[in-house]
Context: one part of a larger RNA
RNA sequence: CUGGGCGUAAAGCGCACGUAGGCGGAUCGAUCAGUUGGGGGUGAAAUCCCAGGGCUUAACCCUGGAACUGCCUUCAAUACUGUCGAUCUUGAGUCCGAGAGAGGUGAGUGGAAUUCCUAGUGUAGAGGUGAAAUUCGUAGAUAUUAGGAAGAACACCAGUGGCGAAGGCGGCUCACUGGCUCGGUACUGACGCUGAGGUGCGAAAGCGUGGGGAGCAAACAGGAUUAGAUACCCUGGUAGUCCACGCCGUAAACGAUGAGUGCUAGCCGUCGGAUAGCUUGCUAUUCGGUGGCGCAGCUAACGCAUUAAGCACUCCGCCUGGGGAGUACGGCCGCAAGGUUAAAACUC
Numbered sequence: 001c002u003g004g005g006c007g008u009a010a011a012g013c014g015c016a017c018g019u020a021g022g023c024g025g026a027u028c029g030a031u032c033a034g035u036u037g038g039g040g041g042u043g044a045a046a047u048c049c050c051a052g053g054g055c056u057u058a059a060c061c062c063u064g065g066a067a068c069u070g071c072c073u074u075c076a077a078u079a080c081u082g083u084c085g086a087u088c089u090u091g092a093g094u095c096c097g098a099g100a101g102a103g104g105u106g107a108g109u110g111g112a113a114u115u116c117c118u119a120g121u122g123u124a125g126a127g128g129u130g131a132a133a134u135u136c137g138u139a140g141a142u143a144u145u146a147g148g149a150a151g152a153a154c155a156c157c158a159g160u161g162g163c164g165a166a167g168g169c170g171g172c173u174c175a176c177u178g179g180c181u182c183g184g185u186a187c188u189g190a191c192g193c194u195g196a197g198g199u200g201c202g203a204a205a206g207c208g209u210g211g212g213g214a215g216c217a218a219a220c221a222g223g224a225u226u227a228g229a230u231a232c233c234c235u236g237g238u239a240g241u242c243c244a245c246g247c248c249g250u251a252a253a254c255g256a257u258g259a260g261u262g263c264u265a266g267c268c269g270u271c272g273g274a275u276a277g278c279u280u281g282c283u284a285u286u287c288g289g290u291g292g293c294g295c296a297g298c299u300a301a302c303g304c305a306u307u308a309a310g311c312a313c314u315c316c317g318c319c320u321g322g323g324g325a326g327u328a329c330g331g332c333c334g335c336a337a338g339g340u341u342a343a344a345a346c347u348c
Stems, first nucleotide, its partner, number of pairs: 003320004007302002012316001014201004021194003025088007033081002035077008049065006091191001092188003095184005103177007110154001114150008125136002162169002206247006215241002220236004258315006266293013297304002321348003330341004
């Protein structure tokens, strides 16, 4: 390479948008490029293969055949693919009427708690632990009452509930704004799917500049524990955590399961719509999500099972024994930390 694979054995890019490319609904007509069949030309010789023959054999040589899987040309076929033209509505989108939601951004605002400050009451302990000590406290702590300040997070509601492409999103109000679902079936008429490169988004930690700093808390200090204790426990505590702007671009970025479409038993729950029935708050049907169980089928098993890991198709990414190694070198990116791309020797 041909293959075989990618939930857990190696393997799905963290996610999206999208360029090239690949693939693409129904009907009719045209064309004959691909495709298929026939003919012709060419495909040098040698070599290879087959059948014979010659050197004592073999290598070697000679004769004949086959082959040279290709290219060119011509005649014909027209199902499929392509191309061109026309038409269609089921894919896709638009429109109209409803609806749900922690989707995003900005501004404002609320209460509980914590810490600190001031004042009152009030005393001798408080705190902490397995037990203690470091620590705080007669300069009045802890407790309690009143007032004030600050920052951060939003108890209950809360739910295998909702929304978002993923990361993620949770007090309340307003403004701006993205997407989705259901119903109607008015309009466009294949406008679609995927997507190498590319571009954007992307938790936490980290970095730069300037703010902010209540609580928590790497580092650090002290007290314990211990043989030791650079830990676990305790008392403190700085970066950081928060905000604005700019970087970083990684995670067990997980459903360890790429995206899209169609098909293939059911039952039970829940969220959002619509319709029908009536006993008016329930039942049934249906569409879209989100869960549990389960048949066929699949699977090495575990398990998956209309939200597939089943049956198929299209496109992309990735894997190819373990270690060396996601490392070295080089390139690109970054302020740095580092990221990304990515070997080999050697060894089992």
The prediction has a mean pLDDT of 89. A computed fold for a 348-nucleotide part of an RNA from an uncultured Hyphomicrobiaceae bacterium, annotated as small-subunit ribosomal RNA, central domain. It matches the Rfam family "Bacterial small subunit ribosomal RNA". The family has 99 seed sequences and 42,628 matches in Rfam 15.1.